[in-house]
Molecule: c-di-GMP-I-GGC riboswitch aptamer
Organism: Peptococcaceae bacterium BICA1-8
């Protein structure tokens, strides 16, 4: 330097509840722990959710992200202890 078992310290926090924001998806904060060794950051590729507005439509409705999700899979950036090789 690279790979990396596992313990401890410390860290994060699903569902659900409260409240606020949002058209919605969803997000912030507080409570709460199912889990997580990158469950740290990043919408870059795939995936996926929503459809206010726009377009089409007589209309129901359809299409579309310019809106989201990184705790879905990859990519990129960063990183704690460190048996052992």
């Nucleotide at each position: 330097u690279u790979a990396g078992a596992a313990u401890a310290a410390g860290g994060c926090a699903a569902a659900c509840c409260u409240c606020u924001c949002g058209a919605a998806a969803g997000a912030a904060a507080g409570g709460g722990a199912c889990g997580c060794a990158a469950a740290g950051c990043u919408a870059u590729g795939g995936g996926u959710c929503u459809a206010a507005a726009a377009u089409c439509u007589u209309a129901u409705g359809a299409u579309u992200a310019u809106g989201g999700c990184u705790g879905c899979c990859a990519g990129g950036c960063u990183g704690c202890u460190g048996a052992u090789a």